Molecule: FMN riboswitch aptamer (RFN element)
RNA sequence: UACGAUCUUCGGGGUGAGGUGUAAUUCCUCGAUCGGCGGUCCCGAAAGGGUUCCGAAGUGCUUGCUGGUAAAAUCCCACGGGCACGAGGGAAAAGUCCGCAAGUCCCGCAAAAUGCGGGACAGAACCGGCGAAAUUCCGGUACCGACGGUAAAAGUCCGGAUGGAAGAAGGUUAGA
Numbered sequence: 001u002a003c004g005a006u007c008u009u010c011g012g013g014g015u016g017a018g019g020u021g022u023a024a025u026u027c028c029u030c031g032a033u034c035g036g037c038g039g040u041c042c043c044g045a046a047a048g049g050g051u052u053c054c055g056a057a058g059u060g061c062u063u064g065c066u067g068g069u070a071a072a073a074u075c076c077c078a079c080g081g082g083c084a085c086g087a088g089g090g091a092a093a094a095g096u097c098c099g100c101a102a103g104u105c106c107c108g109c110a111a112a113a114u115g116c117g118g119g120a121c122a123g124a125a126c127c128g129g130c131g132a133a134a135u136u137c138c139g140g141u142a143c144c145g146a147c148g149g150u151a152a153a154a155g156u157c158c159g160g161a162u163g164g165a166a167g168a169a170g171g172u173u174a175g176a
Stems, first nucleotide, its partner, number of pairs: 001174001003175001004173007015031005032156002034145002036100004041050003051091004058085007066078003095143002103121007125141005147159003
């Protein structure tokens, strides 16, 4: 240092009015509203290479109606401006890009219960602007949303869930 191991904590948001109806926060009309986690400049399996922005000291080039030295300065010394090189640091932020998680189903293992492993299913974006770079920002207009329940079909109600998880932060540890 933190690859690995281990521990702790954290780790999801959101609907109103009217209509029909026996019945709808589920349908219809109008309007509203929400957005888990990681990644993302480009190429590459990697090593590495490239683009672009910033850039200390220093070096080089250049420049000056600056100062010094000198008899005399574009020329030497110093100082200021510009350019290049330069260790190194960075690059733009996403419900819709690339992945992951939750969920459902199937198979296997295990089984008191829980669980573990594998597989399948699993949504949605364009235009313009700025810019070196953006399906991520800004503007506009769109679109999407597990499973079970329900007096009637749900992103927003109730439930599994005081759960689990992608992961995040921190502590400990030298096996390396």